[in-house]
Transfer RNA from Rubellimicrobium sp., 75 nucleotides, folded computationally. The prediction has a mean pLDDT of 83. Taxonomically the source falls in Rubellimicrobium (Bacteria, Pseudomonadota, Alphaproteobacteria, Rhodobacterales). Rfam family: tRNA. Rfam 15.1 lists 5,335,975 matches to the family in 14,413 species. Gene Ontology term of the family: triplet codon-amino acid adaptor activity. The sequence is in RNAcentral, with records from ENA.

RNA sequence: GCCCCGUUAGCACAGUGGUAGUGCAGCGCUCUUGUAAAGCGAAGGUCGUUCGUUCGAAUCGGACACGGGGCACCA
Numbered sequence: 001g002c003c004c005c006g007u008u009a010g011c012a013c014a015g016u017g018g019u020a021g022u023g024c025a026g027c028g029c030u031c032u033u034g035u036a037a038a039g040c041g042a043a044g045g046u047c048g049u050u051c052g053u054u055c056g057a058a059u060c061g062g063a064c065a066c067g068g069g070g071c072a073c074c075a
Base pairs, nucleotide, nucleotide: 001071002070003069004068005067006066007065010024011023012022013021018055027041028040029039030038048064049063050062051061052060
């Protein structure tokens, strides 16, 4: 330098055009002498950034950033 994959809640991940969800963690409640476990509930997100396409973008296209992998170069 070229190619491919990834980036979504604190963490691990789903969601492939109609306005974002699961598990775990954290918080509250029930239960317990108390804790844990179990059960119930609520909360938590400008979907990496930006520009574009579209009536509508996490989703499609471009550029860039970061992470991972492959190839090339490298006297």